[in-house]
RNA sequence: ACAUGCAAGUCGAGGGGCAUCAUUUUGGUUUGCUUGCCAACACAGGCUGGCGACCGGUGCACGGGUGAGUAACACAUAUCCAACCUGCCUCAUACUCGGGGAUAGCCUUACAAAAGAAAGAUUAAUAUCCGAUAACAUAUAUUUCCCGCAUGGGUUUUAGAUUAAAGAAAUUCGGUAUGAGAGGGGGAUGCUUUCCAUUAGUUUGAUGGCGGAGUAACGGCCCACCAAGACUACCAUGGAUAGGAGUUCUGAGAGAAAGGACCCCCACAUUGGAACUGAUACACGGGCCAAACUCCUACGGCAGGCACCAGAGAGGAAUAUUGGUCAAUGUACGCGAGUCUGAACCAGCCGAGUAGCGUGAACGAUGACUGCCCUAUGGGUUGUAAACUUCUUUUAUAUGGUCAAUAAAGUGGUACACGAGUGGAUUUUUGUAUGUACCAUAUGAAUAAUGAUCGGCUAACUCCGUGCCAACACCCACGGUAAUACCGAGGAUCCGAGCGUUAUCCGGAUUUAUUGGCUUAAAAGGGAGCGUAAGCGGAAUGUUAAAUCACUUGUGACAGUUUGCGGAUCACCCGUAAAAUUGCAAUUGAUACUGGCAGUAUAGAAUGCAGUAAAUGUGAGCGGAAUUCGAGAUGUAGCGAUGAAAUGAUUAGAUACCACGAAGAACUCCGAUUGCUAAAGCAUCUCACUGGAGUGUAACUCGACACUGAUGCUCGAACGUGUGGGUAUCAAACAGGAUUAGAUACCGUGGUAGUCCACACAGUAAACGAUGAAUACUCGCUGUUUGCGAUAUACAGUAAGCGGCCAAGAGAAAGCAUUAAGUAUUGUCACUUGGGGAGUACGCCGGUAACGGUGAAAGUCAAAGGAAUUGACGGGGGGCCGCACAAGCGGAGGAACAUGUGGUUUAAUUAGGUGCUACGCGGGGUACCUUCAUCGGUCUUAAAUUUCAAAUGUAUUAUGGGGAAAUCCAUACGGCGCAAGCCAUUUGUGAAGGUGCUUCAUGGUUGUCGUCAGCUCGAGCCGUGAGGUGUUGGCUUAAGUACCAUAACGAGCGCAACCAUUAUCUUCAGUUUUAGACAGGCUAUGUUGAGGACUCUGGAGAGACUGCCGUGGGUAAGAUGUGAGGAAGGUGGGGAAGCCUUCAAAUCAGCACGGCCCUUACGUCCGGGGUUACACACGUGUUUCAAUGGGGGGUACAGAAGGCCGGUGGGUGGUGACAUGAUGCCAAUCCCAAAUCCCUUUGUCAGUUAGUAUGGAAGUCUGCAACCCGAAUUCGGGAAGCUGGAUUAUCUAGUAUUCGAGCAUCAGCCAGGGCGCGGUGAAUGCUUUCCCGGGCCUUGUACACCCCGCCCGUCAAGUCAUGAAAGCCGGGGGUCCGUGAAGUACGUAUCCGCAAGGAGCGUCCUAGGGUAAAACUGGUAAUUGGGGUUAAGUC
Repeated sequence: ACAUGCAAGUCGAGGGGCAUCAUUUUGGUUUGCUUGCCAACACAGGCUGGCGACCGGUGCACGGGUGAGUAACACAUAUCCAACCUGCCUCAUACUCGGGGAUAGCCUUACAAAAGAAAGAUUAAUAUCCGAUAACAUAUAUUUCCCGCAUGGGUUUUAGAUUAAAGAAAUUCGGUAUGAGAGGGGGAUGCUUUCCAUUAGUUUGAUGGCGGAGUAACGGCCCACCAAGACUACCAUGGAUAGGAGUUCUGAGAGAAAGGACCCCCACAUUGGAACUGAUACACGGGCCAAACUCCUACGGCAGGCACCAGAGAGGAAUAUUGGUCAAUGUACGCGAGUCUGAACCAGCCGAGUAGCGUGAACGAUGACUGCCCUAUGGGUUGUAAACUUCUUUUAUAUGGUCAAUAAAGUGGUACACGAGUGGAUUUUUGUAUGUACCAUAUGAAUAAUGAUCGGCUAACUCCGUGCCAACACCCACGGUAAUACCGAGGAUCCGAGCGUUAUCCGGAUUUAUUGGCUUAAAAGGGAGCGUAAGCGGAAUGUUAAAUCACUUGUGACAGUUUGCGGAUCACCCGUAAAAUUGCAAUUGAUACUGGCAGUAUAGAAUGCAGUAAAUGUGAGCGGAAUUCGAGAUGUAGCGAUGAAAUGAUUAGAUACCACGAAGAACUCCGAUUGCUAAAGCAUCUCACUGGAGUGUAACUCGACACUGAUGCUCGAACGUGUGGGUAUCAAACAGGAUUAGAUACCGUGGUAGUCCACACAGUAAACGAUGAAUACUCGCUGUUUGCGAUAUACAGUAAGCGGCCAAGAGAAAGCAUUAAGUAUUGUCACUUGGGGAGUACGCCGGUAACGGUGAAAGUCAAAGGAAUUGACGGGGGGCCGCACAAGCGGAGGAACAUGUGGUUUAAUUAGGUGCUACGCGGGGUACCUUCAUCGGUCUUAAAUUUCAAAUGUAUUAUGGGGAAAUCCAUACGGCGCAAGCCAUUUGUGAAGGUGCUUCAUGGUUGUCGUCAGCUCGAGCCGUGAGGUGUUGGCUUAAGUACCAUAACGAGCGCAACCAUUAUCUUCAGUUUUAGACAGGCUAUGUUGAGGACUCUGGAGAGACUGCCGUGGGUAAGAUGUGAGGAAGGUGGGGAAGCCUUCAAAUCAGCACGGCCCUUACGUCCGGGGUUACACACGUGUUUCAAUGGGGGGUACAGAAGGCCGGUGGGUGGUGACAUGAUGCCAAUCCCAAAUCCCUUUGUCAGUUAGUAUGGAAGUCUGCAACCCGAAUUCGGGAAGCUGGAUUAUCUAGUAUUCGAGCAUCAGCCAGGGCGCGGUGAAUGCUUUCCCGGGCCUUGUACACCCCGCCCGUCAAGUCAUGAAAGCCGGGGGUCCGUGAAGUACGUAUCCGCAAGGAGCGUCCUAGGGUAAAACUGGUAAUUGGGGUUAAGUC
């Protein structure tokens, strides 16, 4: 917004009648024939049953639906109506008499498409009219007696007036009047019922009165007149939203949310308005008018209202059958039978809800086999699960039984009883659901289990896949190659015909706090005072009884809730009883507390009197110093400023200095966490006026007058505004100069508003004690200001202030603590409720303005915040150390080369390592091999190792050939051993192999902070806790080394020491060492003997401990003395040795190892080339640039180490590398071996006789091989480079510098690298200001990935919501002015009617529609403002 059907009819016992059905009777017509009968047909007669339409009665105001409106006497509850009505029903009393005229229907005529509708004739009633009668009715007057909260009410006497009726039927139902009742309705009142003040004023029938109209009734309900009222901060008016209640849900309760079903009330029936009928309506299935929509139409008109039951469409996340029956219950009508009834009872659909039942039970382990899954490959799990065996049959299926209850109802008939329309008896009719529930029998485990979850919250875990993807996810979070978090599987857990998700409500949430919060810093105290409303209020007495408490009464509908009992087999469900319903009203009491009233007292409060202190306030006057300016004197070149300068001022005489004058502003010392004030604030001195405070006294009072204080009023720093003055200083803006990358700043020179005064405004500050004001109470110590009594600058007490420290207590802690942030769960005001948006927008108020006050929302985030703890950090502080700086020596950075790295190139230039802590690093040896990368060629149980089994002796080897080689082909020989057996090969089998990935899965090892002095523990103590203490403090040390102090006492790992080495000595020993003394010898050499001194070697010891002395220190630890002694002196030197940690530090390519990946290749063998490239950049080194030097010649002295596939003497040859042949040595025996230095010579200061790169020629060595790609040698040629920019690494004594020598690796060597070795052998150190690093204490912190941290704003880009905006488009409610349907009421000469009266017209009011101007509130809009948000943009 609705197609179709149905939901309200009934009564013939009210009536006229007879369209229709049946029936009866008579007549008629026709057919047939038994000729008076049957049948049929039509007509007539209402006789009978009954009955469409009509008149009449009654009902239709119930039942059923919906929640639009309504913030209201609408609902709920209580009271009232003395201000009311009431059909049917019940009871009581009385009555029902006599007449009249119409009218519908039917009939006739006529109109119209339809809906409808006209005229004429005729007729009835329980329709209608007239008359009679009438009171216990009504109105008026009169009268008696009572009653009430008021107006008033009831009762009684008398008089007169008015008003009534209907029959039908057959003994009942009706009709009329009056009274009473029951039930129903109407009205009034108290109290309660959502949000917004960014709605604060509203109201003209509006408030009241007098008199009327109207109503059932009261009333401004309506009207005329009069008055000037009425409502409102206890929230009027306006706006938004909404049916209310019983109850439902939740909650411990108080509360919060809701109003679906059932029940009560209200309102509505397409929208709006007004009425009729009627007992009741302003009426869902009635009528009238207007409007919108829809249907029909012949265009003239006309019809409709599902928010009844079904049902269709549309919308939507979403909601059922166009079913059966009146059998029961109930309504309407009827005497009744009965009729009607989408009320109702039933059935259908839907797991939407509640309750019940089942899907089997028992037994069964070598815990079977298989499957899925997991696995450490042994097994585990699924799992007593299955199978097997033995049972049961609810359910299911099939067959049958029972008209079970609902009917104990009730119709008709019969007879009976009595109180006369009822009762019981008997007989009989009626079942939708339904052949349903229920019961019985049979069959057979037979027919029947899903859903969600498994990281924590939260019960339940593994594997695969995926790889910040796909996804999951309330929250925390998960996922970037080992995901219990995604997907799948196995297993497990929870529930179970359900299980999960979503939405909504309450709870948890004391997170709006009445019960029951908070405000120093977390959100939050108003800037301060005065004071209105309001709240709250000291002592005792009397009274009252409002509040409060108690008994009782009424009510608080039913249902529901709770409990007892009972019924259906249990349950859900139902019946019954009780409780509860915490409320309201009434009545009677109590009187402690609170309140009211009355009188009383003095402790609070106010007042008086007397001292006191003070930068309290207002006005007027006065003072000196300083500053600037003016004029003058003296005087001359600078002044001033700064980190340093410049701008600036100055020879027109500055600055400086002297005296004088002018102006304005501010008040030195005293001066003090001292005083005063409400706060803001107040400081030279004097005077005047004025306010407050405290103390003492205890005098006084119309004796509680108190406290707080919304709205309001007043005051209120600085800046700022207006008007008029004033302007010395200082100084926003502005200008010039500097600084700087820039410098619209900091610094400097000037300088205007302003700073000052008067009068107005403004009204805010970190207006802070971040602490509102008031009262009482509650341990102490201490300082200070003022008062009091006393002789007092002492001391003590007391009161009021201003401060410090601490106890109990409370507090999250920090901190507070008689000046509370404690207690009185004190009274009162203000304020808060996550962050950001935002103190913003809009609106309003104030202001000249600037601005102020009040003060949101949308979008968005999962945090923001407080206090404290541990670290880390600081261009914070203190203190200490270190070749950290400084003082020095020689270097690097410049050149050439070597080497490593980056980059580039390349077929490949394999990979790792990248600040210190990668870069002469792993690598302690890159020509092949190594070797991984590249280009090619082979092999596939494989190049190598190996278990078992079988077979073979093929094999191996040699020769020849092919090939780049690996290897292939051909030929030849053809196992060993006495034996056991061995060897080799092939095949099969089980194992391979990988320098492929992941060091961010790991072990092990290593670097670094750092040889820095730190890192921890036990029990104790402190703290709610994280944590602290110990470990801090003082002194000291290389040291957390030691001493002292100490709520700490001890202990451990580190430090130190212990170990080896080196420096001295003693002792023992003495070969291969030594060689002094003795002897022999000669090559002139410990060579030999004897020896065992010394050196040396190797064992064992000694020695050094601040032990001694002095000084100073605390009678300590320790320090100190160029102390003594001593080889050595303050850990003697150097080494090994590296706590707890940090860096996801390094390494899977040393090794090992989890997982992943490759398997005719990412494995293996072979050949070639590559790792050695080369515009360039960096690191580490070598050699240099020379005269302190180079070359030639001569000549001494080490240590440690190594040597047989070796190191090699002495010869010979070669310019030389080297070659040759040969000796001793398996080593304190032999060998390998010094150089700077020293002596001498040469040449000169130059690109050289310095320097050696690069290239040329030649030969040497190693090796299978020297081209890419080795080393050394000789000859000749001889590049850069003349001491190195910014910057930078090391070193404090046998050190730096300088000089050579050895070794490992190794065939050789790119070694100039690394590791140890000895020779020669310095300089400097004031000191801790500064740079770097580290340790300790302390402090701040918005950092914890720990400052390489965190983080702010503009701009640019995307996106979201929002404000403003010329305008445009709406919405609802009002206002003004016209118009104005229907309709009630009223009025009305003409028309109609005999009349009653009617029609018509008019008046008032009004729905609707129209014009106009405003206000309010939405949507939209070019453009514009800010805001939020978004891994890697800009400044």
The RNA shown here (small-subunit ribosomal RNA) has 1435 nucleotides and comes from an uncultured organism. The coordinates come from a structure-prediction model, not an experiment, and the mean pLDDT is 80. It matches the Rfam family "Bacterial small subunit ribosomal RNA".